[in-house]
The RNA shown here (Bacterial RNase P class A) has 369 nucleotides and comes from a Candidatus Krumholzibacteriia bacterium. The coordinates come from a structure-prediction model, not an experiment, and the mean pLDDT is 76. A source record names the gene rnpB.
Order: sequence, then structure tokens, then C1' cells
RNA sequence: UGAGUAGGACGAGCGGUCGCGGGUGUCUACGUGGCGCCCGAGGAAAGUCCGAGCUCCUCGAGGCAGGGUGCUGGGUAACGCCCAGUGGAAGUGAUUCCAAGGAAAGUGCCACAGAAAAAAUACCGCCUAAGCCACGUGCGAGCGUGGACGGCAAGGGUGAAAAGGUGAGGUAAAAGCUCACCAGUACCGCUGGAGACGGUGGUAGCUUGGUAAACCCCACCCGGUGAAAGACCAAAUAGGAGAGGAGAAGACGCCUCGCUUCGUUUGACUCUCGGGUUGGUCGCUUGAGGUGCUUGGUAACAGGCAUCCCAGAUAAAUGACCGCUAACCCCUUUGGGGUACAGAACUCGGCUUACGGCCUGCUCAAUUC
Repeated sequence: UGAGUAGGACGAGCGGUCGCGGGUGUCUACGUGGCGCCCGAGGAAAGUCCGAGCUCCUCGAGGCAGGGUGCUGGGUAACGCCCAGUGGAAGUGAUUCCAAGGAAAGUGCCACAGAAAAAAUACCGCCUAAGCCACGUGCGAGCGUGGACGGCAAGGGUGAAAAGGUGAGGUAAAAGCUCACCAGUACCGCUGGAGACGGUGGUAGCUUGGUAAACCCCACCCGGUGAAAGACCAAAUAGGAGAGGAGAAGACGCCUCGCUUCGUUUGACUCUCGGGUUGGUCGCUUGAGGUGCUUGGUAACAGGCAUCCCAGAUAAAUGACCGCUAACCCCUUUGGGGUACAGAACUCGGCUUACGGCCUGCUCAAUUC
């Protein structure tokens, strides 16, 4: 200098003018008021994907179904998160990634190609030693050639993957058939570690394909609901239930009409009760809280001390304009222009996604001294 890799802090500052939401003090004509002071978006407020608090509903216990998680140790209120490790994979490296229990419980699947895709098989190929048949030959035992029945899986070929690899022995040809070494598996020791696991030695020819984000098996965990949760207060009007309801009136009790009496019922109106609409109050922001110092710990994190209060709206405030300065970028360079992603809605802890420039550690390569 270039390329890469991991992390950190930040997400402009000062001043002025005019506004908006909340709190508080004071004045007050007591009102939805005036004035003063204080506070007023984020690192992701986002996605709403995990884990909790809180709320109401449900809830005897156990099981089934369904869903989730899946190496070890630690952290945490908890987690599928974080830290430190182990194993595997990628990279020259810094470093990164992993849903990382079980494929020897069982079932399924493995396209195309290929003989064969899991206890199976022979397309090309290799072999005729033994036994059988035919022919030839020989006096004969036999020998030669061909064939049938067969043997083999070494080599070729197919495939992402082919039934351990290399070499030697062995054989008719071959093969863990036998042996040596290598790799793996299982078991038994020794040894390091808290553990996952690592190192090392021996025994057994044991060599058993892959796939479980396929069914499944094993271990552990899991009730639903989200602030439109939920609690409280209350008016007008309409309707409901109950009680009262003078007199008058209507209807019915009766084949028709009329009158009277009696009974039932309706009933304006009054009172009480409970629910709803709508509105209001609470929930609501002091909390697993922030900052600084310090102690323990490799770290995540935890303890102690000091200090601070840091939005709480409800159709929803957190804004607009002006001046100066800083950083970066662009241009036609005494100057001009531009400023990433994005807006709280009950509250926390995470993850993921979006985004701007700045700083630092480390790695690799080249060059110079």
C1' cells in the first nucleotide's frame, strides 16, 4: 500500500423566533385560563419471531393427541438468547459456519445411468481345477479341443454414492480366503480433563451405504388470552324487571243488543333495581431501571457504593424556520448544493431485518528501509 477478518463507540453541536403534548409552582374573572420552571422518540421505536412480567378465563391427578428443543459447562427471572469450550466442516490465515441424540428397534425413499442402490447382483470380462457330454488322439492310464452345468467379482463400464484401501501370499481364476501396514467400528486397559471429549496401548477380520428440517424411537419442556387485557364511575334517551297505581276509560268473561254488578287484564304517572350504547377515570410508566466508580469472574454476568428520574399521547404531541460551526459526499471550487435507515402506543430480556460515515485489533500478500 492492497485485500480480508473481528469488534467498539456514535447516529451532529451551539444560539434565536414561533408552536405542540405532559408534569409542577403561582396568580386567578375558577375556565378546556394566564405566567414561570422542568421533561418530551430509536439504535433499530421496525418484523411481531422467541422468552418473561402483568391481566382475565380455565384448572383433582395421570395419560393420549399436538407443538417445541436436542454436544458440554456456565450466565440469566426465563429463553430457541448470551459466554467459555468440545467435535465436525470451510479457509493459506485472521476467522467463520453447524437442528451436533438414535440409521445395529421398525417402516419408507435413493431421480437418471447402471448387472446391482442394501444382505442384492453379473453387461463387458476372468477361469475351466474337480465331476458330466461330444470329438480327436493314444495299446492304456491319460492328454488336447469344444460344450453344458458352473466358479469369480480382480479389471472395465455406470453413478453423487458400489459392499474398506495398498502390497504380498494364495488360486483354475479369484476373494479378509490368509498375512503386514493404513483407515474405521466394537470391546478391554492406562492416562489428561469438572464435562463434552482428547492421547495412547491391546484384542476381534468385525468392515454393518446414505437419508431422521422422511415417518418413527429416546430424553426434556409446553393451558389459553393479549392493554381492543382488565378494573371502576356515570348522564340524557329508548327498552327490560319489580312495587305502587285514586278516579275515569278500553278489552275479555255471554247467541245478539243494551244496561248494571263482579272478576281478570291493559294502563298515563311515581319509585326502585340491574344491564347496554356513549363518555370519563385507572391500568400508564420507578423498572429483572440508567450512569459512574469499585470488587469477583477468562467471559457472559453478579455483588457493593454513590448518583439520577429520563415521553406517556388517545386519532394520537415530540415540529417549522433562521444564523453560526464541525464531519463526509458532489459540482461549474474566494463559492454553491446535499445529509442513511426510520416515528413510541402496557412493560422488559433477546433474535432477525434495514442503514450512514468514524475508530481499533488481528490475518494474508507485495514493496521499501